RNA sequence: AAGAUAAAGGCAAACCAACCGAAAGGUUGGGGCGCAAAGCUUCAAGGCUUCGCCGGGCGAAAGGAGUCGCCGGCAUGCUAGUUGGGCUGCCCUG
Numbered sequence: 001a002a003g004a005u006a007a008a009g010g011c012a013a014a015c016c017a018a019c020c021g022a023a024a025g026g027u028u029g030g031g032g033c034g035c036a037a038a039g040c041u042u043c044a045a046g047g048c049u050u051c052g053c054c055g056g057g058c059g060a061a062a063g064g065a066g067u068c069g070c071c072g073g074c075a076u077g078c079u080a081g082u083u084g085g086g087c088u089g090c091c092c093u094g
Stems, first nucleotide, its partner, number of pairs: 001093001003091001010035002015030006033081001039087003043084003046079003052074004057070004
């Protein structure tokens, strides 16, 4: 620097069950689509979600405030099996 139809081993998508979470999603067990970094890391971009926050948006009962519903906006939540960057690493070939 590369990855064989090698060897030894590794990880584990969908789906199912239990649990956690507002959700996205996660953890454990089963499972096995795939993976040579499908090991680790949210630094950059993308994607997902909206408990909460914001609105001099709309509506309800026609004073106000407040409340409730809807709509719009926002990650601080999540995603490393979306990509790039960073860190680390088995076997084998040169």
Overview: The prediction has a mean pLDDT of 83. A computed fold for a 94-nucleotide RNA from Candidatus Manganitrophus noduliformans, annotated as c-di-GMP-I riboswitch aptamer. The RNAcentral record of the sequence draws on Rfam.